[in-house]
């Protein structure tokens, strides 16, 4: 000083003026008034995943589905977060991973190629024998060398052989078996038969979890009406519990259809939460755990603004000054993940160059 990589602070502030939502307190006979205060993120988006909280309801098992897939921890709990293992890819700081089983079965393996099922297979070729005048032809060994392909009967090299080949050796890879290291995932080492395509984000195998629907969920008050008609079933057990069964349960009713009433802009749900801040202790850390402060929207056709004027950021300008601020709006609540966007500041990695 470039150029990279993980992380990541904030997303204006204070005042004055009008103007709304919500609470609280005053005042008024009420309607209303005054005072005081609080009032859109970090992602409020996407609705991908987990709960909380409502109902099915009196609700247990199994199978089917569904979902996850390396250890070990953290969490109410995840498919999320830490912290480690392997592979892979970068010089490297770091960065990916839909990370379990292919000898349990079953499919698929395209084109080329002689051959891509553990019956594997010999297209060119080497070697040995016969045989022809010659060119060739038969048989037998063989897969080391050549070709085809992503992949060819561990892989290089040496010996050896008729030529060959784990036949034999070394040195790797694998895969089996002892010992050690670590809670494990795995690492290390020592022997040894020599040696098993690929795909499971194909179906399937194992191990784990795993009721459904959702705040337009439900609850309550007001009003109105037609406990109306017609067909099936029911204590030999109806209807109920996303599908199927087993259980449970127990009804004078259930279920399908035609018809008729009502639907208020009614009140609760609705905002004190696994909350947020600080500060101490324990952990590698995600996060736990004592202490202490604190209340920080609750609309209901939609409130959360508007205008001035100061300071701050940021660009330009010599100065006066000018001009600028991305992504973007709550409706049940919380804990992640993804996406969109502007990034102060830290920490490391390289690569130039000076001291």
């Nucleotide at each position: 000083u470039g150029a990279g990589u993980a992380u990541g602070a904030a997303a204006g502030a204070c005042a004055a003026u009008c103007g709304c939502u919500g609470a609280u307190g005053c005042u008024u006979u009420g309607a209303a008034g005054c005072a005081u205060u609080u009032g859109a993120g970090g992602a409020a988006a996407g609705u991908c995943c987990g709960g909380g909280c409502u109902c099915c309801a009196u609700a247990g098992g199994g199978c089917a589905g569904u979902g996850u897939g390396c250890u070990g921890g953290a969490u109410a709990a995840c498919g999320u977060c830490c912290a480690g293992c392997g592979a892979g890819g970068g010089u490297g700081a770091c960065c990916u991973c839909a990370g379990g089983g292919a000898a349990a079965g079953u499919g698929c393996u395209a084109u080329a190629g002689a051959g891509a099922u553990u019956u594997a297979a010999a297209c060119c070729g080497c070697c040995u024998g016969c045989u022809u005048u010659g060119u060739g032809g038969c048989a037998g060994g063989u897969a080391a060398g050549g070709g085809u392909g992503g992949a060819a009967a561990g892989g290089u090299g040496c010996g050896g052989u008729a030529a060959g080949a784990g036949c034999g050796c070394a040195c790797c890879a694998g895969c089996g078996u002892c010992c050690g290291g670590g809670c494990g995932a795995u690492c290390g080492g020592a022997c040894g038969g020599c040696u098993u395509g690929g795909u499971a984000a194909a179906c399937c195998c194992c191990a784990c979890a795993u009721g459904g629907a959702g705040c337009a969920a439900g609850a309550c008050c007001a009003a109105a009406u037609a406990g109306g008609g017609a067909a099936g079933g029911g204590a030999u057990g109806a209807g109920g519990c996303g599908g199927c069964u087993c259980g449970c349960g127990g009804a004078a009713c259930c279920u399908u259809c035609c018809g008729g009433g009502u639907u208020g802009u009614g009140u609760c749900g609705c905002u004190u939460g696994a909350g947020u801040c600080g500060g101490c202790a324990g952990g590698u850390a995600a996060c736990u755990g004592c202490c202490g402060a604190u209340c920080c929207a609750g609309a209901u056709a939609a409130a959360u603004g508007a205008u001035u004027g100061u300071c701050g950021c940021u660009g330009c300008g010599c100065a006066g000054g000018c001009a600028g601020a991305a992504c973007a709006a709550a409706a049940c609540u919380c804990g992640g993940c993804u996406u969109a966007u502007u990034g102060a500041g830290u920490a490391c990695u390289c690569a130039u160059g000076g001291a």